[in-house]
Molecule: transfer RNA
Organism: Candidatus Peregrinibacteria bacterium CG10_big_fil_rev_8_21_14_0_10_36_19
RNA sequence: GGGCCUGUAGCUCAGUGGUUAGAGCAGUCGGCUCAUAACCGAUUGGUCGAAGGUUCAAGUCCUUCCAGGCCCA
Numbered sequence: 001g002g003g004c005c006u007g008u009a010g011c012u013c014a015g016u017g018g019u020u021a022g023a024g025c026a027g028u029c030g031g032c033u034c035a036u037a038a039c040c041g042a043u044u045g046g047u048c049g050a051a052g053g054u055u056c057a058a059g060u061c062c063u064u065c066c067a068g069g070c071c072c073a
Stems, first nucleotide, its partner, number of pairs: 001072007010025004018056001027043005049065005
C1' cells in the first nucleotide's frame, strides 16, 4: 500500500427499514436468613464508533473517515 471482518448499556451479545432499542451478567434498593452466599422482586444505565447521503421513516441501506482484528504485498 491492497483486500476482508468487527464496532449497540460497565462486560458478553441479540435486534426483518416501521410499537418507546432489548436480554444475560454487573450496579442500586428491597424481600428471604441469626448473618453471608444463593434465590426472589423492583430499579438505574444508550447520542447504536464519527460525519454525510437515500427514504415518509435508518441500529439496519449507500459513501467517506476513525479504532480493533485477520490475510496479501